[in-house]
RNA sequence: GCCCCCAUAGUUAAGUGGAUAUAACAAGGCUUUCCUAAAGCCUAGUCACAGGUUCGAGUCCUGUUGGGGGUA
Numbered sequence: 001g002c003c004c005c006c007a008u009a010g011u012u013a014a015g016u017g018g019a020u021a022u023a024a025c026a027a028g029g030c031u032u033u034c035c036u037a038a039a040g041c042c043u044a045g046u047c048a049c050a051g052g053u054u055c056g057a058g059u060c061c062u063g064u065u066g067g068g069g070g071u072a
Stems, first nucleotide, its partner, number of pairs: 001071007010025004018055001027043005048064005
C1' cells in the first nucleotide's frame, strides 16, 4: 500500500428500517439496620465524526478518524 472486521451509558453487551434505544455491573438518592455490609425501590447518564438514501436510520451507502486482524 491492498483486503477484512469492529466503534451504542463510566464498563461489558443487546438492539435483523418503525412506540420514549434496552439490560447487567458501576454512580447518586431513599427504605431497612445501633452502625456497616447485604437486600429492596427510585434517579441520572449512551448511538465515534461528516455527508447521503428513505415518509422514517443505532441499523443501509460513501468518506474521515480510532482500534484489531490478514497479505508481499
A computed fold for a 72-nucleotide RNA from a Planctomycetales bacterium, annotated as transfer RNA. Rfam family: tRNA. It is annotated as a transfer RNA. Gene Ontology term of the family: triplet codon-amino acid adaptor activity. From the family's description: Transfer RNA (tRNA) molecules are approximately 80 nucleotides in length. Lineage of the source: Bacteria > Pseudomonadati > Planctomycetota > Planctomycetia > Planctomycetales. The prediction has a mean pLDDT of 82.